[in-house]
Molecule: Glycine riboswitch aptamer
Organism: Pelagibacteraceae bacterium AG-422-I02
RNA sequence: AACGUCGUAACGGGAGAGACCAUUAAUUGGCGCCGAAGGAGCAACCACCCCGGAAACUCUCAGGCAAAAGGACCGUUACCUUAAU
Numbered sequence: 001a002a003c004g005u006c007g008u009a010a011c012g013g014g015a016g017a018g019a020c021c022a023u024u025a026a027u028u029g030g031c032g033c034c035g036a037a038g039g040a041g042c043a044a045c046c047a048c049c050c051c052g053g054a055a056a057c058u059c060u061c062a063g064g065c066a067a068a069a070g071g072a073c074c075g076u077u078a079c080c081u082u083a084a085u
Stems, first nucleotide, its partner, number of pairs: 004082001007079007018031001020030003032065003038061001039059003045053002
């Protein structure tokens, strides 16, 4: 110096599902529904001496069901960490 890995920050994109019913000062209760914070389960696969890793699948504990906010994930830029050349 170029490229790659982990992480952070900024910016852009970013789905689903009742502005349901009753009640109330705040709320609380009931029925229905959604999966893409987090969490749990299964295991195709990876690794394998042992110890392990592992989905956007499944569950719906948590969360959510106008807008706003949040939002897995994706892209760009900057910084940080680190391996090899």